The RNA shown here (transfer RNA) has 87 nucleotides and comes from a Candidatus Liptonbacteria bacterium. Rfam family: tRNA. Gene Ontology term of the family: triplet codon-amino acid adaptor activity. The family's RNA type in Rfam is transfer RNA. The coordinates come from a structure-prediction model, not an experiment, and the mean pLDDT is 80. The source organism's lineage runs through Bacteria, Bacteria candidate phyla and Candidatus Liptoniibacteriota.

[in-house]
RNA sequence: GGAGAGGUGCCAGAGUGGCCGAAUGGGACACGGUGCUAACGUGUUGUCUCGGAAACGGGACCGUGGGUUCGAAUCCCACCCUCUCCG
Numbered sequence: 001g002g003a004g005a006g007g008u009g010c011c012a013g014a015g016u017g018g019c020c021g022a023a024u025g026g027g028a029c030a031c032g033g034u035g036c037u038a039a040c041g042u043g044u045u046g047u048c049u050c051g052g053a054a055a056c057g058g059g060a061c062c063g064u065g066g067g068u069u070c071g072a073a074u075c076c077c078a079c080c081c082u083c084u085c086c087g
Base pairs, nucleotide, nucleotide: 001086002085003084004083005082006081007080010026011025012024018070027045028044029043030042031041032040046061047060048059049058050057051056063079064078065077066076067075
C1' cells in the first nucleotide's frame, strides 16, 4: 500500500429500514429467602441535557462527521480505532 471482518448500555453480545435506548447473559443495587451466610426468587439498573424540592416527566445519543429516506443502530460516502489476510 491492497483486501476482509468489526466498533451497540458498567462488561459480553443479539438486533440489517418503523414494533427498538434496544433482546439475552454477566455484574451491581434493593427486597424476599436463611438462626446467619450461600444457593435460589422478584424488582431495579446507560450517558448527556431541559423542567422539577423530590418523585418523576420531555428531548438527544448505537465510533466521528455528512448523505439517502416520510422514517436510519440498520442503506451510501469520508474519516478514526481494533482484529485477520495479502504484498